């Protein structure tokens, strides 16, 4: 460098085949305990990398673009 491919979503690891964005771990609060751990209950945490487009409706489809990786050169 490429009419090439993959990933990007909560603090971390990952789901979600066009219809209210979730789980596990972690964090915080409560219960339990002399205290802590474990366990149980609850809560907070997201402009889905960014900018546009299509659609009644987009994490999902289309275009552009950023970062990382793969392949080719």
């Nucleotide at each position: 460098g490429g009419c090439a491919c993959c990933a990007c979503u909560a603090g971390c690891u990952c789901a979600a085949a066009g219809g209210u964005a979730g789980a596990g771990c972690g964090u915080c609060a409560g219960a339990u305990u002399u205290a802590g751990g474990a366990u149980c209950u609850g809560a907070a945490a997201g402009u889905u990398g960014c900018g546009g487009g299509u659609u009644c409706g987009a994490a999902u489809c289309c275009c552009g673009u950023g970062u990382g990786g793969u392949c080719c050169a």
About this RNA
This is a predicted structure of a 73-nucleotide RNA (transfer RNA) from a Planctomycetota bacterium. It matches the Rfam family "tRNA". Rfam links the family to the GO term triplet codon-amino acid adaptor activity. RNAcentral holds the sequence, with entries from ENA.